[in-house]
Context: one part of a larger RNA
């Protein structure tokens, strides 16, 4: 100089405290670990693995295991040498498929009325060079990513200072969310970070009015902007304004500033996103990809068929669903927003208890369509009970994807009707449109084990203005037999 201390100050953070809902306790789900197995492919490992790679495991996927089969080779270039039918299609025979064997038949350009002749490339055979590997080393690496941490820090030039290693600047006062600022001072200034710049939301205006909108006039209907018009309004998009401590008042050191306050739609960084310094961990990841190396070459390599990746005495992570009355359940003409749609969404209608089904209007969509939001609200029953809670698990009867649901879907419909009456040590998330709670959508996708993961909106709280303790960090200081 780090670093570390059960040193010491000084500040922070949902770090504790204050509360609010959970997890551990049940069934399921789904990942992991362990066992098992012919295989249960492979990685990930404290915080920062375990609804993680996996934003889709019946076949494919796939890498794993059985077994069948191939060996210039599923693919890339190139070189010899054969070759005009073996390739493509047709068609037989095997076979579980890959594939193997066997018959059949072309192609372009020149000439030619055709027959037919040259004559050439690719495919096709055999060869040689290579090819191939999700084999190994993330401790040989590129790139990418997590972490610490959106934590305030991490340096650099010139100067000073020291015999150097290095100090200084960055120490001090004060401030701030911040090394943010100001004051002060051997420093003085500048970089990467912070802050802004960028997007989004929240108020206005202006510009334009169709798919959207309807205030005022007219028509018209059982009813709807339906229809003629309107451009106000709502909204959509695109260009503008708005906040800057800017005014005021009080602390303050005449400063940064901070504390009240005024106007305003918003007020002190308005809310939220992107964006992550110098490094840390030999972190992660040779299976995205790229690679160095070392290994393999009748296979560690292609093909395929069936199995496996879903096993289950167990054990833990992480959700779902409950356990009921602030509930369940039945009826009745509320109210978003943000996606997606052409091998798609598919209205209205008839069928079916349903799940679907027949149909097929309309629509590359502010025009049609998915799509009904749901919790809410009103009413009516349930009366505290293992129930009209709870819905596992079982039979049994459909439907839908799809070449195929037996290992292994998903959905309805009848009937069963299990554990569970708030969960032990322990521990998690939340400071506001948040937590709780409700329903909606994509994305991957044929289907889908999605309760998951990315968003979106209703409905909407409690607390805490404290820093003694835990945990994690930053800045000075101190000790040290560590580096």
């Nucleotide at each position: 100089u780090g670093a570390c201390g059960g040193g010491g100050g000084c500040u922070c953070a949902c770090a504790c405290a204050a509360g609010c809902g959970g997890u551990g306790g049940a069934g399921c789900a789904u990942g992991u670990g362990g066992u098992u197995c012919a295989a249960u492919u492979c990685g990930a490992a404290g915080c920062a693995a375990c609804g993680c790679g996996a934003a889709g495991a019946a076949c494919c996927u796939u890498a794993c295991c059985u077994g069948g089969g191939u060996u210039u080779g599923a693919c890339a270039u190139g070189c010899c040498g054969g070759g005009a039918u073996u390739a493509u299609c047709c068609c037989c025979a095997u076979g579980a498929a890959a594939g193997u064997g066997g018959g059949g038949u072309a192609c372009a350009c020149u000439c030619g009325c055709a027959a037919g002749a040259g004559c050439g490339g690719a495919a096709c055979c055999g060869g040689c060079a290579c090819a191939g590997g999700u084999g190994c080393u993330g401790c040989a690496u590129g790139g990418c990513u997590g972490u610490c941490g959106u934590c305030a820090g991490c340096u650099c030039g010139u100067g000073u200072c020291g015999u150097g290693a290095g100090a200084u600047g960055u120490c001090g006062g004060g401030u701030u969310a911040a090394g943010u600022c100001c004051c002060a001072u051997a420093a003085c200034g500048a970089g990467c970070g912070a802050a802004a710049c960028c997007u989004u939301u929240g108020c206005c205006c202006u510009u334009a009015g169709u798919u959207g909108c309807c205030a005022u006039c007219g028509g018209g209907u059982a009813a709807u902007g339906c229809c003629g018009g309107g451009a106000a309004c709502u909204c959509u998009a695109a260009g503008g304004g708005g906040a800057c401590u800017g005014c005021c008042g009080g602390u303050g050191c005449c400063a940064a500033a901070c504390c009240g306050g005024a106007g305003g739609a918003a007020g002190g960084u308005g809310g939220a996103g992107a964006c992550g310094a110098c490094g840390u961990c030999a972190a992660g990841u040779c299976a995205u990809c790229a690679u160095g190396g070392c290994c393999u070459u009748u296979a560690u390599g292609c093909c395929c068929a069936g199995g496996g990746c879903c096993a289950c005495a167990c054990a833990c992570g992480u959700g779902c669903u409950a356990c009921a009355a602030u509930g369940g359940g039945g009826c009745g003409g509320a109210c978003a927003a943000a996606g997606c749609g052409a091998a798609c969404c598919g209205a209205u209608g008839c069928c079916g208890c349903g799940a679907g089904g027949c149909g097929g209007a309309g629509g590359a969509a502010a025009u049609c369509g998915c799509a009904a939001a749901a919790a809410a609200c009103g009413u009516c029953c349930c009366u505290c009970a293992g129930u009209u809670c709870a819905g596992a698990u079982c039979g049994g009867a459909g439907g839908c994807u799809g070449c195929a649901a037996c290992u292994c879907g998903c959905c309805u419909c009848c009937g069963u009707g299990a554990a569970g009456c708030u969960g032990g040590a322990a521990u998690c998330g939340c400071u506001a449109g948040u937590a709780a709670u409700c329903g909606c959508g994509g994305a991957u996708c044929a289907g889908c084990c999605a309760c998951g993961c990315c968003g979106c909106g209703g409905u909407g709280a409690a607390u805490g203005u404290g820093u003694u303790c835990c945990u994690g960090a930053g800045c000075c200081u101190u000790g040290u037999a560590c580096a």
About this RNA
Predicted 3D model of a 483-nucleotide part of an RNA (small-subunit ribosomal RNA, 3' major domain) from a Phycisphaerae bacterium. RNAcentral holds the full RNA, with entries from ENA and SILVA. The prediction has a mean pLDDT of 84.